[in-house]
RNA sequence: CGGGAUGUAGCGCAGCCAGGUUAGCGCGCCACGCUGGGGGUGUGGAAGUCGAGAGUUCGAAUCUCUCCAUCCCGA
Numbered sequence: 001c002g003g004g005a006u007g008u009a010g011c012g013c014a015g016c017c018a019g020g021u022u023a024g025c026g027c028g029c030c031a032c033g034c035u036g037g038g039g040g041u042g043u044g045g046a047a048g049u050c051g052a053g054a055g056u057u058c059g060a061a062u063c064u065c066u067c068c069a070u071c072c073c074g075a
Base pairs, nucleotide, nucleotide: 001074002073003072004071005070006069007068010027011026012025013024020058029045030044031043032042033041034040051067052066053065054064055063
């Protein structure tokens, strides 16, 4: 320098191809119940500018462009 992959809650991920009205799952966290307590389990809850910016659109996590970070391949 060229090509590719990934970026979504504290952590690990799905959703993107095919745009749609509350953005979800597991673990973790908080509260409560069961238990003498812990552990375990059940119920409920909080936590997200979907890497950043711009564009397209009535509407963008999703499509387009640029940039950033990490990783891989090539030169």

This is a predicted structure of a 75-nucleotide RNA (transfer RNA) from a Bacteroidia bacterium. The sequence is in RNAcentral, with records from ENA. Its Rfam family is "tRNA". It is annotated as a transfer RNA. The prediction has a mean pLDDT of 82. The organism belongs to Bacteroidia, within Bacteria.